A computed fold for a 376-nucleotide RNA from a Bryobacterales bacterium, annotated as Bacterial RNase P class A. It matches the Rfam family "Bacterial RNase P class A". By type it is a ribozyme. A reference for the family is Brown (1999), "The Ribonuclease P Database", Nucleic Acids Res. The sequence is in RNAcentral, with records from ENA. The organism belongs to Bryobacterales, within Bacteria. Its mean pLDDT, the model's own confidence on a scale to 100, is 76. A source record names the gene rnpB.
RNA sequence: CCUGCCGGACGGGCAGCCGCCGCGCCGGUUCCGGCGGGGAGGAAAGUCCGGUCUCCACAGGGUGUCGUGCCGGCUAACGGCCGGGGGGCCGCUCUCAAAGGGCGGUUUACGGAAAGUGCCACAGAAAAUAUACCGCCCCGGGCUUGCCCGGGGUAAGGGUGAAAAGGUGCGGCAAGAGCGCACCGCGCCGCGAGCAAUUGCGGUGGCAGGGCAAACCCCACGAGGAGCAAGACCAAAUAGGGGACGAGCGGUGACCCGCCGCGUUCGAGUCCCGGGUAGGUCGCUUGAGGCCGGCAGUAAUGCCGGUCCUAGUUGAAUGGCUGCCACCCCGGCGCGAGCCGGGGCACAGAAACCGGCUUAUAGUCCGGCAGGCCUU
Repeated sequence: CCUGCCGGACGGGCAGCCGCCGCGCCGGUUCCGGCGGGGAGGAAAGUCCGGUCUCCACAGGGUGUCGUGCCGGCUAACGGCCGGGGGGCCGCUCUCAAAGGGCGGUUUACGGAAAGUGCCACAGAAAAUAUACCGCCCCGGGCUUGCCCGGGGUAAGGGUGAAAAGGUGCGGCAAGAGCGCACCGCGCCGCGAGCAAUUGCGGUGGCAGGGCAAACCCCACGAGGAGCAAGACCAAAUAGGGGACGAGCGGUGACCCGCCGCGUUCGAGUCCCGGGUAGGUCGCUUGAGGCCGGCAGUAAUGCCGGUCCUAGUUGAAUGGCUGCCACCCCGGCGCGAGCCGGGGCACAGAAACCGGCUUAUAGUCCGGCAGGCCUU
């Protein structure tokens, strides 16, 4: 310097013009004008987890359902984060080599398969009570003397498969086989290290039932429901409800009489009360808050000090145009620094709030690790 992986930060800047929505002040007054100040994100998204808040429900126990699942820590909490352990993969290294060990990176839903049930396609002899297609070996018989038939042994080799009943080597054997031995792996026991998961050493057992629980299931732990359209308050018009008074009330008409309509235990009319709707107000944004510094801790994180206030608008504002600059790409010119012209600049968008996860994202920068190339 290049490539790959992992992690983190940013995700246009300035100016002018025209707009949009709240807030404060002033002037007219129910809608305008002027001035000032403010106005999206790292994901505001998906609504997948966890919580705050609000309302409803709630004796106790069991069953069911759902979720989580190595260990320790952090946190308000979590299925999140940090650290550790075990497993997988990759690289380097120790070794003649294999197996195995060490170091580093990365990844991992990682309780139980010896409670029970179930499943393991195709292929294959056999997919879990082990078994035998080819092969190897022994015995008997036949002959065409290296083949066939019959009986038996074996699981080393071949073959099938995603997976074949420990692996490598030596011995052993008719051929073989943990049959015996050494090392590795595995089970059990003891001692040591560690809070623990786990691990080291020693002894012991020739080695037991392969996998799947993201199949049912078992074990342990956890979970009441709905959600800001939660919920609270103020409160028209009309209709309906309750109560009191109650025989009149309304129309026509200048007025009276009159006439018409309604009503008088199915109660007109007047007054009062209460519920709900439209509408309005609150909830509403100062909060597990942001930034800076110090301390404790491997870290997540916590504590202390200083400092800042930063949308709260409901058919819902937060925008557009132009110019310059920055970045990227293309073309031309120039020996070159560079110049000129053209194009591009993502995903997206608050709606009670907060902590996470996941997904989308043009481009730029930083850090760590690994590999390669060049120079010394």